[in-house]
A computed fold for a 72-nucleotide RNA from Yarrowia lipolytica, annotated as transfer RNA.
NCBI's taxonomy places the organism under Eukaryota, Fungi, Dikarya, Dipodascales, Yarrowia.
Its Rfam family is "tRNA". It is annotated as a transfer RNA.
The RNAcentral record of the sequence draws on ENA, Ensembl Fungi, GtRNAdb and Rfam.
RNAcentral records the identical sequence in 5 taxa.

RNA sequence: GCUCCACUGGCCAAAUGGUAAGGCGUCCGCCUCCUAAGCGGAAGACUGCGGGUUCGAGUCCCGUGUGGAGUG
Numbered sequence: 001g002c003u004c005c006a007c008u009g010g011c012c013a014a015a016u017g018g019u020a021a022g023g024c025g026u027c028c029g030c031c032u033c034c035u036a037a038g039c040g041g042a043a044g045a046c047u048g049c050g051g052g053u054u055c056g057a058g059u060c061c062c063g064u065g066u067g068g069a070g071u072g
Stems, first nucleotide, its partner, number of pairs: 001071007010024003018055001026042005048064005
């Protein structure tokens, strides 16, 4: 240089092009003498960034950033 992969809440991690699931953690409550465990509930991501296509994009296309792999 070229080719390919990953990027989604604080962390991990899903999602045939149809409007972002779940777990951990956090917060509140129940339970308990208290704590932990257990149970119930809540908040929290416009999906690395910028464009494009589409009625509609995490998903498709272009560019770009970071990390990784392969190759000369």